[in-house]
RNA sequence: UAGGCCAGGCGACCGCGGACGGACGUGUCCGUCCGAGGAAAGUCCGAGCUCCGCAGGGCAGGACGCUGGGUAACGCCCAGUGGGAGUGAUCCUAAGGAAAGUGCCGCAGAGAGGUAGACCGCCUAAGGGAGCCGCUUGCGGUUCCCCGGCAAGGGUGAAAAGGUGGGGUAAGAGCCCACCAGUGCCCCCGGUGACGGGGGCAGCUAGGUAAACCCCGUCCGGAGCGAGACCAAGUAGGGGAGGAGAAGCUGCCCGCUUCGCUAGAACUCCCGGGUGGGUCGCUUGAGGCGUCGGGUAACCGGCGUCCCAGAUGAAUGGUCGUCGCGGAAGGUUCGCCUUCCGACAGAACUCGGCUUACGGCCUG
Numbered sequence: 001u002a003g004g005c006c007a008g009g010c011g012a013c014c015g016c017g018g019a020c021g022g023a024c025g026u027g028u029c030c031g032u033c034c035g036a037g038g039a040a041a042g043u044c045c046g047a048g049c050u051c052c053g054c055a056g057g058g059c060a061g062g063a064c065g066c067u068g069g070g071u072a073a074c075g076c077c078c079a080g081u082g083g084g085a086g087u088g089a090u091c092c093u094a095a096g097g098a099a100a101g102u103g104c105c106g107c108a109g110a111g112a113g114g115u116a117g118a119c120c121g122c123c124u125a126a127g128g129g130a131g132c133c134g135c136u137u138g139c140g141g142u143u144c145c146c147c148g149g150c151a152a153g154g155g156u157g158a159a160a161a162g163g164u165g166g167g168g169u170a171a172g173a174g175c176c177c178a179c180c181a182g183u184g185c186c187c188c189c190g191g192u193g194a195c196g197g198g199g200g201c202a203g204c205u206a207g208g209u210a211a212a213c214c215c216c217g218u219c220c221g222g223a224g225c226g227a228g229a230c231c232a233a234g235u236a237g238g239g240g241a242g243g244a245g246a247a248g249c250u251g252c253c254c255g256c257u258u259c260g261c262u263a264g265a266a267c268u269c270c271c272g273g274g275u276g277g278g279u280c281g282c283u284u285g286a287g288g289c290g291u292c293g294g295g296u297a298a299c300c301g302g303c304g305u306c307c308c309a310g311a312u313g314a315a316u317g318g319u320c321g322u323c324g325c326g327g328a329a330g331g332u333u334c335g336c337c338u339u340c341c342g343a344c345a346g347a348a349c350u351c352g353g354c355u356u357a358c359g360g361c362c363u364g
Stems, first nucleotide, its partner, number of pairs: 001364006008323007016035009037344001041355002044353005049224004061220005066080005081095001082093004096215002101213002103209003119154002121150003127147003130143006162180006181205001183202008228280004238271005287306008325342007
């Protein structure tokens, strides 16, 4: 540094959950069988399943982004390519586009990006200005003081607009040339492909950053098993019919009585919902193991075999003995003996991954 395996074994006693069978006192007892993990965890991705939504298209938003393969699917896995790290085994890689556009590039520095920039430096009296000298008074000479030219050398920086050499020039510069590097295009060869090897041409050169906006391509409806479905007592609500076009009773209108009118209760039945409760969903599944075959591998296929937790205030535990492994301490006649300690953690609809936590053993 990479990969693999295990997650103590057996026995006794006490105790717990479930299934099946039996018994009776009908919720208890007896018997048999089964009863956590490699991560059951985080809930970060992808699915099954369930309910809701949905003509089609677009915008917004999000995720992903080298190639080939695997898969139900994936942002996962396998095998490769390019780039990077390491002496090496091996590891890392968010790896489309920076010549579509925009933004940003701290400090330092003159200048940090699309005719870039001039601090030191180099150059020039050819050009403008200025100073000085001369005289024939508007010319000549002289000084780099200012303007000016340059980007070689120094300096700053992670990075200064290709590198080296030569030509060229006042000094210089891809300004020109040769070689090299890089980019684009074309051709040949190898590869399924990413790409690799070789040759030619071109303009001479294009900084970095897209886990900055953005552009391009691919994909994406929402909520989640307390999803959701069924049963349904008592009680309290809701609606309807009867009671009730009648009879009886009560209230109101009235000074009183009668007649009349209006409103309503008990009670009976039916319907539909809510709370609590119960049942299902619930564990047989992209399943485990063995073997054979295909494939470098991930993985796939055939055959055989097995059933392996389903709780819900939530079981799966504890004590003792013995054996084994690892560690520590002590003793020892170096054969060993004694004592102590034993990681992370625990199902809750189910799978495939990722990540995180963690003890021991083995191999390259």